[in-house]
RNA sequence: GCCCGGGUAGCACAAUUGGCAGUGCACCUGAUUUGUAAUCAGGAGGCUGCGGGUUCGAGUCCCGCCCCGGGCU
Numbered sequence: 001g002c003c004c005g006g007g008u009a010g011c012a013c014a015a016u017u018g019g020c021a022g023u024g025c026a027c028c029u030g031a032u033u034u035g036u037a038a039u040c041a042g043g044a045g046g047c048u049g050c051g052g053g054u055u056c057g058a059g060u061c062c063c064g065c066c067c068c069g070g071g072c073u
Base pairs, nucleotide, nucleotide: 001072002071003070004069005068006067007066010025011024012023013022019056027043028042029041030040031039049065050064051063052062053061
């Protein structure tokens, strides 16, 4: 330099051929307990790596760039 995969909540990952961004753990509050843990109920947390484009509508499609992993030379 070229090719492929990936980047979404603090962490690990989903999101059907474009149609309300979710799950688990962690965190906060409450219940339960002598107390902690566990369990149960509730809550908060995201402009989906960055910048453009297409579209009524983009995490998803297109272009450029950045980062991570793998391969080729």
The RNA shown here (transfer RNA) has 73 nucleotides and comes from a soil metagenome.
Its Rfam family is "tRNA". Rfam classes the family as a transfer RNA. Its family is annotated with triplet codon-amino acid adaptor activity in the Gene Ontology. Rfam's curators write: Transfer RNA (tRNA) molecules are approximately 80 nucleotides in length.
Model confidence (mean pLDDT): 81 of 100.